[in-house]
């Protein structure tokens, strides 16, 4: 030079101004309690909670605070066990509070190579689908080619038999008519194993060698996926489960606007007071719609969940300087033979985005920079 992997960093630094949170000082104001004075609701010092101001010091956004995708904590409401169904997940072992996540493998697939990707059970339990194209898309099939042994059609040629009109057998030729062929051509993402030889009328696992691959059984080697050797079969089995399905395993719902607690009213609901009959009780009649009473639950609203950022109209900023990293220009200068490099002037110049109950992943987004190991 031109890749791979893995971490980290993401703006320093001074002034000036400003914004939340806590403490602590200090002014106000408002309630409550107390004391004292005066005498019926008045003045005055304390004390304690609130608010609002001010000044002092202190803290005060990420790596993704995003998306709210997975999985938990913590909350409330369901729940006796067990199944059905729905939903998810889906090669192995391990981590993990868990998870669809993270590390290590293992198979498959790209790549020279470092490496990088995979929603990676079962298609030989069943049942479906398989565009277009093509003859055919799964018990195969016959459009082109190829044969047409075998049967049939016509035509010579030989034998035999005739009633002399022909008939019967055998070969030979032809025709492509029954019909045989999946080697070859041709459609197609995908055509029912590959290569040779034999076979054959032309073919075809039809027969065999070999090789690929499946199935079964053994032997090694791993915890296991799953590699590795050796026999056995028939000779071959297409692909799609992100179709339905089968197997295994996991699963209650809803969310912090979850929940809790305090609780105002010319709100609500219930209770006690009322007159009258009477010595009194009970009781029973009317009456107002009443009350400086109690008590319930609860609505606005407050706190509390809630954090050493902690808001509920949402702070976490702004503007100058001055240095850096980049980036752009530049007459000259210095190496250079050039390309270029250095120094030096100007100029520009720092993304993505901003917590909202909290934690663990994952996904996305991002200027530019640094460091490490590797490969060609």
């Nucleotide at each position: 030079g031109a890749g791979c992997u893995g971490g980290c960093c993401g703006g320093g630094u001074g002034g000036u101004c400003g914004c939340g949170g806590c403490c602590a000082g200090g002014c106000g104001c408002a309630a409550a309690c107390c004391c004292g004075a005066a005498a019926u609701g008045u003045c005055g010092a304390g004390u304690u909670c609130g608010c609002g101001c001010c000044u002092u010091g202190u803290c005060g956004a990420g790596g993704a605070a995003g998306g709210u995708c997975g999985g938990g904590a913590c909350u409330c409401c369901g729940c006796a066990g067990g199944g059905c169904a729905a939903g998810g997940u889906g090669c192995u072992g391990g981590c993990u509070a868990a998870c669809g996540g993270c590390c290590a493998g293992u198979c498959g697939g790209g790549g020279c190579g470092a490496c990088c990707c995979g929603c990676a059970g079962g298609a030989a339990a069943g049942u479906g689908c398989c565009a277009c194209a093509g003859a055919a898309a799964a018990u195969a099939a016959a459009c082109c080619g190829c044969c047409g042994a075998u049967g049939g059609g016509c035509g010579g040629c030989g034998g035999c038999c005739u009633u002399u009109g022909g008939g019967c057998c055998g070969g030979c030729g032809u025709c492509a008519c029954a019909g045989g062929u999946a080697a070859g051509g041709g459609u197609g993402a995908a055509a029912c194993g590959g290569u040779g030889c034999g076979g054959c009328a032309a073919g075809a696992g039809c027969g065999c060698a070999c090789c690929a691959g499946c199935a079964c059984c053994g032997g090694g080697g791993g915890u296991g996926a799953c590699c590795u050797c050796g026999g056995u079969g028939g000779c071959u089995a297409g692909g799609c489960a992100a179709a339905c399905c089968c197997c295994a395993c996991c699963c209650g719902g809803a969310g912090c606007a979850a929940g809790g607690u305090c609780a105002a009213g010319c709100g609500u609901g219930g209770g006690a007071c009322g007159g009258c009959c009477g010595g009194c009780c009970c009781g029973g009649c009317c009456a107002a719609u009443g009350u400086c009473c109690c008590c319930a639950g609860g609505u606005a609203g407050g706190c509390c969940g809630c954090u050493u950022a902690g808001a509920u109209g949402g702070a976490u900023g702004a503007c100058c300087g001055c240095a850096c990293a980049g980036c752009c220009g530049g007459c000259g200068c210095c190496g250079g033979a050039g390309a270029c490099g250095g120094a030096c002037c100007g100029g520009u110049g720092g993304a993505c985005a901003g917590a909202a109950u909290c934690c663990c992943g994952c996904c996305u987004a991002c200027a530019g920079g640094c460091c490490a190991g590797c490969u060609c």

Description
This is a predicted structure of a 376-nucleotide RNA (Bacterial RNase P class A) from a soil metagenome. Its Rfam family is "Bacterial RNase P class A". Rfam describes the family as follows. Ribonuclease P (RNase P) is a ubiquitous endoribonuclease, found in archaea, bacteria and eukarya as well as chloroplasts and mitochondria. The RNAcentral record of the sequence draws on MGnify. The coordinates come from a structure-prediction model, not an experiment, and the mean pLDDT is 76.